[in-house]
Context: one part of a larger RNA
RNA sequence: CUGGGCGUAAAGGGCGUGCAGGCGGAUUGGCAAGCCGGAGGUGAAAGCCCGGGGCUCAACCUAGGAACUGCAUCCAAAACUAACUCACUAGAGUACGAUAGAGGGAGGUAGAAUUCAUAGUGUAGCGGUGGAAUGCGUAGAUAUUAUGAAGAAUACCAGUGGCGAAGGCGGCCUCCUGGAUCUGUACUGACACUGAGGUGCGAAAGCGUGGGUAGCGAACAGGAUUAGAUACCCUGGUAGUCCACGCCGUAAACGAUGACAACUAGCUGUUGGGAGACAAUGUCUUUCAGUGGCGCAGCUAACGUUUUAAGUUGUCCGCCUGGGGAGUACGGCCGCAAGGCUAAAACUC
Numbered sequence: 001c002u003g004g005g006c007g008u009a010a011a012g013g014g015c016g017u018g019c020a021g022g023c024g025g026a027u028u029g030g031c032a033a034g035c036c037g038g039a040g041g042u043g044a045a046a047g048c049c050c051g052g053g054g055c056u057c058a059a060c061c062u063a064g065g066a067a068c069u070g071c072a073u074c075c076a077a078a079a080c081u082a083a084c085u086c087a088c089u090a091g092a093g094u095a096c097g098a099u100a101g102a103g104g105g106a107g108g109u110a111g112a113a114u115u116c117a118u119a120g121u122g123u124a125g126c127g128g129u130g131g132a133a134u135g136c137g138u139a140g141a142u143a144u145u146a147u148g149a150a151g152a153a154u155a156c157c158a159g160u161g162g163c164g165a166a167g168g169c170g171g172c173c174u175c176c177u178g179g180a181u182c183u184g185u186a187c188u189g190a191c192a193c194u195g196a197g198g199u200g201c202g203a204a205a206g207c208g209u210g211g212g213u214a215g216c217g218a219a220c221a222g223g224a225u226u227a228g229a230u231a232c233c234c235u236g237g238u239a240g241u242c243c244a245c246g247c248c249g250u251a252a253a254c255g256a257u258g259a260c261a262a263c264u265a266g267c268u269g270u271u272g273g274g275a276g277a278c279a280a281u282g283u284c285u286u287u288c289a290g291u292g293g294c295g296c297a298g299c300u301a302a303c304g305u306u307u308u309a310a311g312u313u314g315u316c317c318g319c320c321u322g323g324g325g326a327g328u329a330c331g332g333c334c335g336c337a338a339g340g341c342u343a344a345a346a347c348u349c
Base pairs, nucleotide, nucleotide: 003321004320005319006318007303008302012317014201015200016199017198021194022193025088029084033081034080037075038074039073041071042070049065050064052062053061054060091191092188093187094186095185096184097182098181099180103177104176105175106174107173108172109171110154114150115149116148117147118146119145120144121143125136126135162169163168206247207246208245209244210243211242215241216240220236221235222234223233258316259315260314261313262312263311266294267293268292269291270290271289272288273287274286275285276284277283278282298305299304322349323348324347331342332341333340334339
């Protein structure tokens, strides 16, 4: 390579969007590029293969056949594919009508708590731990009351509840804005799916500039513990955590499970719609879209999975190919840096 694979053994890209490419519903007509049949031409000789012949055999030599799966030309076929064409509505989309939602951005605002400040009451402790100590406190702490300030986060509701492509999103109000679902009509008429590159988004930490800093808190300091204790525990505490703008581009970015479509027993909970029934402010039946639990067949090495598949199939993309060396070196690209992306080999088992 051919294969075989990718939930946990190596292996699904962090997630979208989308150019090229690949692939694509049902139908009419012609066409004949692919595809199929035939014809003659060509496909050097030698070699290979077949059955003959010659050296006593063989190797070897020799004449013949077959083969040369190819190429272009001509004739013919028209199912399928392509291109063209006629018309279609089941895929996809648009409009109208409803619905739910922590989806996103901006501005405002509320209460609880915390800390601090000021003032009052009040007096010797407070705090902390396994036990202590460092620490705070007679310059009046802790506790308590009142007032004020600040920053950050939003108890209850809250839910294998909801929304989002993923990262993620949670007080309340207003403005701007994306997507989804359901019902039935009308319209467009395959406009679809996937997607190498490209491009956008992308937790936390980190970086740059300027703000902000209540609490928490890497580093750091002190107190303990201990043989030691560069830790776990305690008292403090700087970056950071927050905001604006700009970078970084990585995570166990996980369902460790790529996207889309079709098909394949059921039972049960829950969220949002629709329809229907009834003894009607609810209960039941049914249906569509989500989200959970269990479970048959099947699959699986087993665990498990099972209409939200890891079952049965199709299309397209990504990735794997023994362990270490190594996600490293070198080179290139990107970055302010930290570093990221791409990505070996020697050697060794």
The part of an RNA shown here (small-subunit ribosomal RNA, central domain) has 349 nucleotides and comes from an uncultured bacterium. Its mean pLDDT, the model's own confidence on a scale to 100, is 90. The RNAcentral record of the full RNA draws on ENA. Its Rfam family is "Bacterial small subunit ribosomal RNA".